[in-house]
The part of an RNA shown here (small-subunit ribosomal RNA, 5' domain) has 533 nucleotides and comes from an uncultured bacterium. The full RNA is in RNAcentral, with records from ENA, Greengenes and SILVA. The prediction has a mean pLDDT of 83.
Context: one part of a larger RNA
């Protein structure tokens, strides 16, 4: 000099864009943060509408709309948070899988036949304070289970061909074994058609798993470490290679090119500094990893060993009718504690994105916004021109005068800001709805694809731009002035009180302390402290 997720002191007008618990991965009141689908299913309380019956009281029956539960499907593995652990194939980079998986999505091939038995909800009954649990009867499906079919794929046993990634792999082929499925909605000229789904298979895309080369902090005042340890054979297991696991056999394997041990730490793109080389760093944003009160475990699933799932154990907190139960903010706000220190228990799904749904739509503390904080960067303003009797006052001074100083006053002007009023672009239409034209063999209808038109939807928002009115009105401080280092006098004090980054000032004329005047620097900031280069 530059930088900062800063803090502290004094001061503080506005706007834009960012950033905001670096400490205790400490504990948490309250609310919200993951649901959705009635076009999968049985159904449906109270209420409303329509129809039927009626002894005209209203009861009963049917249909439609509408709730909360239940079965079922998809999603809760994304998104969001944090950095504890980890010195490791964790990350970075470059490769490998002939050793692998991949829901939804895209392209292609083939199929969807015919049966069965349950169960939740509902009803009846019982237990419990609650959480919830139990028995009986009845009954549905795109829930579950057999049977049929089997293009292709898969397993076994063969044959032929090809491949320099050859203990292997691929292609063609014979035989054999076992294995699938689900319907719903709309339209109909009742023949079917369309859309959304379902099953088997091939390819793609995306995502993931595994392996390898190289690179990645400090301590040798850590020198030896190792028994599934290193390898083989056979097996188990996995989506998949492998001591991953197991039986047997061999005795190996690693290490001064630093094993083992200890300490510290998430890694990177980047960021800061620097002419560069390098040094420091890993806040925000983006990629990867790890974790979700602590430890352990599996279930479900395409995917988890699963933050707002399950089970067990520990610590802690809460409820209880003492028999038993409930909980997990390192999601968004918010509270307590700790600390030098870090925000609103706000608005909205209008936009972007995500989940579900055919769609309307629902959900979304992701996100879009607003609020607080000079925490940072950037921009603007606090007025402009004229104005000498060089006013008054202050300060200095040999009492002349100098200086503050065109500074003020005064005159003329402007209105960014500010106050009041008007105004209202764009973020919003490419989406959804309706109408319409064309296209696919288009020919019945619905539907599909490609265009055109119409009107609908804004949290922010008392928004922005812009215009009108008013009036200089609403707006300047902080540090320094001995040298380094830009800027000097007076008074007070008298080694006192004090200053100080270094050198050093102060003991009676202190340019160094305190105050004043003057001056220098920066400016909504200025200084100090801390840290890095």
């Nucleotide at each position: 000099g530059a930088a900062c997720g800063a803090a502290c002191g004094c001061u503080g007008g506005c706007g834009g864009c960012g950033c905001g618990u670096u400490u205790u991965a400490a504990g948490c009141a309250u609310g919200c943060a993951a649901g959705u689908c009635g076009a999968g299913c049985g159904g449906c309380a109270a209420g409303g509408g329509g129809g039927g019956c009626u002894u005209c009281g209203g009861c009963c029956c049917c249909c439609c709309c509408u709730a909360g539960a239940g079965c079922g499907g998809c999603g809760g593995a994304c998104g969001g948070g944090u950095g504890a652990g980890u010195a490791a194939c964790a990350c970075g980079u470059g490769g490998a899988c002939a050793a692998u998986c991949u829901g939804c999505c895209c392209c292609c091939c083939g199929g969807c036949c015919g049966g069965g038995g349950a169960u939740a909800g509902c009803c009846c009954a019982g237990g419990g304070a609650a959480a919830c649990c139990u028995g009986g009867a009845u009954c549905a499906a795109u829930a579950c289970c057999g049977g049929a079919u089997g293009c292709g794929a898969g397993g076994g046993c063969g044959g032929c061909c090809g491949c320099a990634u050859a203990u292997g792999c691929g292609g063609c082929u014979g035989u054999u074994c076992g294995g699938a499925a689900a319907g719903g909605c709309g339209c109909u000229u009742c023949g079917g058609c369309g859309c959304c789904g379902c099953c088997g298979g091939g390819g793609g895309a995306u995502g993931a798993g595994u392996c390898c080369g190289c690179g990645u902090c400090c301590c040798a005042u850590u020198a030896g470490c190792u028994a599934g340890a290193c390898g083989g054979c056979g097996g188990g297991g996995u989506a998949a290679g492998g001591g991953c696991c197991c039986a047997c056999c061999g005795u190996g394997g690693c290490g001064a090119u630093g094993a083992u041990g200890g300490g510290u730490a998430g890694c990177c793109g980047g960021c800061c500094u620097g002419a560069g080389a390098g040094g420091g760093u890993g806040c925000a944003c983006g990629g990867c990893c790890a974790c979700a009160u602590u430890g352990g475990a599996a279930c479900u699933g395409a995917g988890a060993c699963a933050c707002g799932g399950u089970c067990c154990a520990g610590a802690c907190u809460c409820c209880u009718a003492c028999g038993g139960g409930a909980g997990g903010c390192a999601g968004c706000a918010g509270c307590u504690a700790a600390g030098a220190a870090u925000c609103u228990u706000c608005c909205g799904c209008a936009a972007u994105g995500g989940g579900c749904g055919a769609a309307a739509g629902c959900c979304u503390g992701a996100c879009g916004g607003a609020g607080c904080g000079a925490c940072g960067c950037c921009g603007c303003g606090u007025g402009a021109a004229c104005g000498a009797a060089g006013a008054a006052g202050g300060c200095c001074g040999u009492g002349a005068g100098g200086u503050u100083g065109u500074a003020a006053a005064g005159u003329u002007c402007u209105u960014u800001u500010c106050g009041g009023g008007a105004g209202g672009g764009g973020g919003a239409a490419c989406g959804a709805g309706c109408c319409u034209g064309c296209c696919a063999g288009g020919c019945a209808a619905u539907g599909g694809g490609c265009g055109g038109g119409c009107g609908c939807u804004g949290a922010c928002g008392u928004g922005a731009a812009u215009c009108c009115c008013g009036g200089a009105a609403u707006a300047a401080g902080c540090c320094c002035c001995g040298g380094c280092u830009a800027a000097c006098u007076a008074c007070g004090u008298g080694c006192c009180a004090g200053c100080a980054g270094c050198c050093g000032c102060g003991g009676u004329a202190a340019c160094a302390c305190g105050u004043a005047g003057g001056g220098g620097g920066c400016g909504a900031g200025c200084g100090u402290u801390g840290u890095u280069c």